[in-house]
Molecule: Fluoride riboswitch aptamer (crcB RNA motif)
Organism: Geothrix rubra
RNA sequence: CCCCAGCACGGAGAUGGCAUUCCUCCGCCAACCGCCCCCGGGGCUGAUGAUGCCUGCCUUCUC
Repeated sequence: CCCCAGCACGGAGAUGGCAUUCCUCCGCCAACCGCCCCCGGGGCUGAUGAUGCCUGCCUUCUC
């Protein structure tokens, strides 16, 4: 000096906010930027990667 691996740190995980670092990925030309079909067009699910709470949306019931 180069390569590989680990740790630490930082970042990301299809629609908002906070918390958890538990999970996965990435190291700034990166990770990430949903699914289906007859694909220049048409159709569909979910506010989470996961969990809890809040907000928004949808359905049902009661006052």